[in-house]
RNA sequence: GCUGGCAGCGUGGAUUAGGCAUGCAAGUCGAACGAGAAGUGACGAUUUCAAUCUUCGGAGAGAUUUCGUCAUGGAGAGUGGCGAAAGGGUGAGUAACGCGUGGGCAAUCUACCUCUAAGCGGGGAAUAACCUGGCGAAAGUCGGGCUAAUGCCGCAUAUGGACCUUCAGCGCAUGUUGAAGGCACCAAAGGCGGGGAUCUUCGGACCUGCCGCUUGGAGAGGAGCCCGCGUCCGAUUAGCUAGUUGGUGAGGUAACGGCCCACCAAGGCAACGAUCGGUAGCCGGCCUGAGAGGGUGACCGGCCACACUGGGACUGAGAUACUGCCCAGACUCCUACGGGAGGCUGCAGUCGAGGAUCAUUUGCAAUGCGCGAAAGCGUGACAAUGCGACGCUGCGUGGAGGACGACAGCCCUAGGGUUGUAAACUCCUGUCAUGUGGGAACAAUUCCGAACGGUUAAUAACCGGCUCGGUUGAUGGUACCACAAGAGGAAGCGACGGCUAACUUCGUGCCAGCAGCCGCGGUAAUACGAAGGUCGCUAGCGUUGUUCGGAUUUACUGGGCGUAAAGGGUGCGCAGGUGGUGCCGUGUGUCGGACGUGAAAUCCCGGGGCUCAACCCUGGAAGUGCAUCCGAAACUGCAAGACUAGAGUACAGGAGAGGAGAGCGGAAUUCUUGGUGUAGCGGUGAAAUGUGUUGAUAUCAAGAAGAACACCGGUGGCGAAGGCGGCUCUCUGGAAUGUUACUGACGCUGAGGCACGAAAGCUGGGGGAGCGAACAGGAUUAGAUACCCUGGUAGUCCCAGCCGUAAACGGUGUCGACUUGGUGUGGGGGGAAUUGACCCCCUCCGUGCCGGAGCUAACGCGUUAAGUCGACCGCCUGGGGAGUACGGCCGCAAGGCUAAAACUCAAAGAAAUUGACGGGGGCCCGCACAAGCGGAGGAGCAUGUGGCUUAAUUCGAUGCAACGCGAAGAACCUUACCAGGGCUUGACAUGUAGCUGCACGCCUCUCGAAAGGGAGGAAGCCUUAGAGGGUGCUACACAGGUGCUGCAUGGCUGUCGUCAGUUCGUGCCGUGAGGUGUUGGGUUAAGUCCCGCAACGAACGCAACCCCUGUGUUUAGUUGCUAGCGUGGGUGUUAAGCCUGCGCGCACUCUAGACAGACCGCCCGUGUAAGCGGGAGGAAGGUGGGGAUGACGUCAAGUCAGUAUGGCCCUUAUGCCCUGGGCUGCACACGUGCUACAAUGGCCGGUACAGUGGGAAGCAAGACCGCGAGGUGGAGCCAAUCCCCAAAACCGGCCUCAGUUCGGAUUGGAGUCUGCAAUUCGACUCCAUGAAGUUGGAUUCGCUAGUAAUGCCGUAUCAGCUACGACGGCGUGAAUACGUUCCCGGGCCUUGUACACACCGCCCGUCACAUCAUGAAGCCGUCUGCACCCGAAGUCG
Repeated sequence: GCUGGCAGCGUGGAUUAGGCAUGCAAGUCGAACGAGAAGUGACGAUUUCAAUCUUCGGAGAGAUUUCGUCAUGGAGAGUGGCGAAAGGGUGAGUAACGCGUGGGCAAUCUACCUCUAAGCGGGGAAUAACCUGGCGAAAGUCGGGCUAAUGCCGCAUAUGGACCUUCAGCGCAUGUUGAAGGCACCAAAGGCGGGGAUCUUCGGACCUGCCGCUUGGAGAGGAGCCCGCGUCCGAUUAGCUAGUUGGUGAGGUAACGGCCCACCAAGGCAACGAUCGGUAGCCGGCCUGAGAGGGUGACCGGCCACACUGGGACUGAGAUACUGCCCAGACUCCUACGGGAGGCUGCAGUCGAGGAUCAUUUGCAAUGCGCGAAAGCGUGACAAUGCGACGCUGCGUGGAGGACGACAGCCCUAGGGUUGUAAACUCCUGUCAUGUGGGAACAAUUCCGAACGGUUAAUAACCGGCUCGGUUGAUGGUACCACAAGAGGAAGCGACGGCUAACUUCGUGCCAGCAGCCGCGGUAAUACGAAGGUCGCUAGCGUUGUUCGGAUUUACUGGGCGUAAAGGGUGCGCAGGUGGUGCCGUGUGUCGGACGUGAAAUCCCGGGGCUCAACCCUGGAAGUGCAUCCGAAACUGCAAGACUAGAGUACAGGAGAGGAGAGCGGAAUUCUUGGUGUAGCGGUGAAAUGUGUUGAUAUCAAGAAGAACACCGGUGGCGAAGGCGGCUCUCUGGAAUGUUACUGACGCUGAGGCACGAAAGCUGGGGGAGCGAACAGGAUUAGAUACCCUGGUAGUCCCAGCCGUAAACGGUGUCGACUUGGUGUGGGGGGAAUUGACCCCCUCCGUGCCGGAGCUAACGCGUUAAGUCGACCGCCUGGGGAGUACGGCCGCAAGGCUAAAACUCAAAGAAAUUGACGGGGGCCCGCACAAGCGGAGGAGCAUGUGGCUUAAUUCGAUGCAACGCGAAGAACCUUACCAGGGCUUGACAUGUAGCUGCACGCCUCUCGAAAGGGAGGAAGCCUUAGAGGGUGCUACACAGGUGCUGCAUGGCUGUCGUCAGUUCGUGCCGUGAGGUGUUGGGUUAAGUCCCGCAACGAACGCAACCCCUGUGUUUAGUUGCUAGCGUGGGUGUUAAGCCUGCGCGCACUCUAGACAGACCGCCCGUGUAAGCGGGAGGAAGGUGGGGAUGACGUCAAGUCAGUAUGGCCCUUAUGCCCUGGGCUGCACACGUGCUACAAUGGCCGGUACAGUGGGAAGCAAGACCGCGAGGUGGAGCCAAUCCCCAAAACCGGCCUCAGUUCGGAUUGGAGUCUGCAAUUCGACUCCAUGAAGUUGGAUUCGCUAGUAAUGCCGUAUCAGCUACGACGGCGUGAAUACGUUCCCGGGCCUUGUACACACCGCCCGUCACAUCAUGAAGCCGUCUGCACCCGAAGUCG
């Protein structure tokens, strides 16, 4: 927040210890005492009335008023006693002997209660009440007078007590206990009953019962004081303390004590945390946890503290007193303004504050308490009820049957599924609630009466009370029981992406919203909102807050510090911690046993009571602790006395940049002087600033100065670290080795402390050659407060003094012990050997490398440990804020040391892995560069794109990898766009129903731009005559969409890239990601092959297999071929020859099938091999050339407009038809091309040589016409047959370098062809016109051989064509490649990485704006220390 049926048991102002109206919460005793109201009774008097009687004068029962006396009565108040110090509330204060636990009091008190001993004699004086007078508004108070007591005061008595002395016992000191003695000190109160005898003043004495009082002793319970131990945080609180610490004496207290006072002494506490600050009542317990712990202190119980705030005493057994007193203060109230009253942190209740916590209820019936002899009274303690789902527990809201499963809802693949036996319906049950009736327990050792018993002289009184009778109930006519009726009155909340049980649809579209963490939402959301369904819990369910857990994430149990956070810069060393061997003692720790305690409740176990349970009762266990006693003696501590292996001392000869001081030396540099000498020097990537003719640089000589010490020099040495380097001398520290001797644990570590401590910096004084922050200049650059250059001040050097920090690093604290090795090196010793030295072997110390076990998250460490252990110290606890602020200490300053928080983030980080990347490295490749040839970029035109324009200029493609791309061909059509005119089951498909016996169509007329509409006419299907098929119309389902989403998709494609790569199985390695294989050495075009190898194999790629081409063989021989033979024709001479036809022929060419051929096969060289180089043969040689073929994957690459397709959208329109227009629009920009700029050319004439292909609505020959496009005409050809077909080249001629005989744009005119139609907007031809352009800036593209370049031809699309495009074909036919440094792309290995959306990455700082938090000047407040002043009440004097 939503929802809410019942019952039981619990629980409920945690905040303002804020303020409180009202009522109640402490009284009781008349059996302590005096007095005594109202009322009642009696008597007397009196007022009034009056029944009745009457002698009528009156009497007068009875009633009544007032007064008096007595009795009764006992209110209210008073004296006195007891209680009021308990019970109840709260947690403000308190960090304390406050609490807990265990002890002590030989340093104490104790009313009431119990037991016990003894006693209670005799007197006195007052005072409330009351009466009276006065003051005051009130509260109250003052004076006078009377009086009582169990009130007060003397006296007596003293079992005793107190005090003093002695003795004995005991004890931890003072002492204490007991006995004896002394003593001048110390008591009291009565009340209520009963009574036989005796006495009597008739009151009583006396006897007796109960209560009370006094003095002692003991007990129980209670209280006080003292002590050990335990008890939160902060050191950014380090010193605190004058009654302070102790002593003596006196005082005070129930009692010890500086508790108080005087004097004396100068102590006491503190790093084992004093003092100060903050916070807090403590505990049993409660929550949590496996435990150890952590949190907490509601209810119940124990202790403490407080009672409006502060102070104070009185009374009392007990208080420094919640509902007592006094004073001060704040607040509230009353007031006559002079004064007074009050204290809910008691129970209810009220206001306020707050997110938040109840009735101004009933009753003393029970339990308990106070008083009382008792009855009894009082009791907001308590017992009950009420309210609150606040908690725990129990019960119900129905049960059984009921469909191959109703309706609605929801989903759906449209079949069905689900809700769901759920409902309806049938049969039952009767809890709770409702009604009616019955109806408890809590109640007795109460109280009253009786029997009985005790006491007593007593049958009295009093006490007790087994037994009997009676009496007392707030809750409550409640619990409980019975009956009645009827499924009737009773279900919600949260969640449903993962964690975490539970899924779909719609809506929304990074919007609205969700969210504990991760994260959802940008058009298909299981995460938002709703619905259906599901899951969970259930009279509750969610949320929020809090605590513990998980978190071994503060680590005692149970963590760490080389690189993740973390070793102090280094040493010396006080305290502390810790400590070698053997023996004796002790018994501190330790261990065992016994005993006391550890309250009850709680928790646990057994049993029991409420119908069960919650709850309650009872018994047990537990309570890990503390104390005392007894015991043990291994270990630890302590004490005594020993030992030598740790540590140290002495001695010997060596090593060393160990330290300090003094002196000396040479090389170099700069400067000065002089000589020689001339034009530059210097500097850089290149320069310039600078310097130099006043003579530099260079060179020679001399001199001066300061600083540093080449070579030796070495992961060599020394030192604690920082650090130390020329030579000599002096002083001095330490270590190692060797040998014995000595001391005898003297050791290790080390918080604080002290000392040392690179460089820079600071103060004072020197010094200053070189170098050189700052600064200046020159360059570089977009800039260049930099890197480079020229200068240059502090400084660097010395003395004295500060500073105290570093990546002060081995990023590894110190010390000790133990645990396989190999190999260097420095120092010492020994052995063997030698003339000696070296080599060699052994050993100790130091210093390196490699590596085993082990350790490690890994990297790595590995006897110099990061291994296995011990001792001690320092340090860490997510990142940022921040090693910062504040405070303190240090410093001359700079600054150092110590060291937070708010806030903010969901990470920060370590090591390793795979990629990617690098202006990292190595190897290699590619027309990648280079070497060449030709182009593009400039011109005109064509074409595509952008942009602009437009009614529309439809859409898509956009770096490479869009841009002559989709489009293999936009005049209409195409066409999707625009304008206008039309159609609505539709141009197209399927189905249903109805209508039409009519097809659709055709013809004519008419409106119209057409589509379409209207009118008329002719002909008129099959048929079984029902209908069916077909067709049309109407209606409904539906069609249709080039509308959106290529980031929802399929398919296809581009690209890296024809690059050589990409993986798998098993094994092995690794904690794992992953690696290995695939790396390495060679080789290749190739992950091609060879060798090696913890790998062995395999797959997709490479290659090969396929096609074309190049050589040969063979087969076949028409439409191909024609050598040869035969024959005809033409020409020629009836020659040769040539051309041509036919037949034979198939030799050749060719065609198209098969086969062969090439494999590093052969030879030489080289190589382990693979292979490479060369050679022969061959048409072809090392992949012969070309093609097809594109691994795993990348780019959310491209395509919803080719088709397919999910979802969304349109439905008289975003669909369909038509006419016209547009896609061709033009200031401009870019891409791709064509044609050129000319002489390697142009023009004219002549003359050759192809292949791929195509051809019937077609290709079209010869012939004729036209200058030509073309036309006429049509042989032949469905084609190896016929047709369409070359140009450059070659030969000859002209042009002669010019805007031309180059170039052809543009424009005018005339035509041809296609087509319904060439205006927008076709191609071609002819005549005329003749523009720009003279080889193209930066830049850029293609190509390594039959290639580039160049020339022409064919084809698809197509009526025609914008084709100069695309795809193919043939002709002619080069140049160059040294080489891999560089540019681009790629492959492999390796390296670094803070990148992984992967360098087009990541990321830093300022500024601007907004928001949040913090610090701070200033100001204000609160708390507090010290000093001083005034000073109430009160105690003491």
Small-subunit ribosomal RNA from an uncultured prokaryote, 1437 nucleotides, folded computationally. Its mean pLDDT, the model's own confidence on a scale to 100, is 82. The sequence is in RNAcentral, with records from ENA.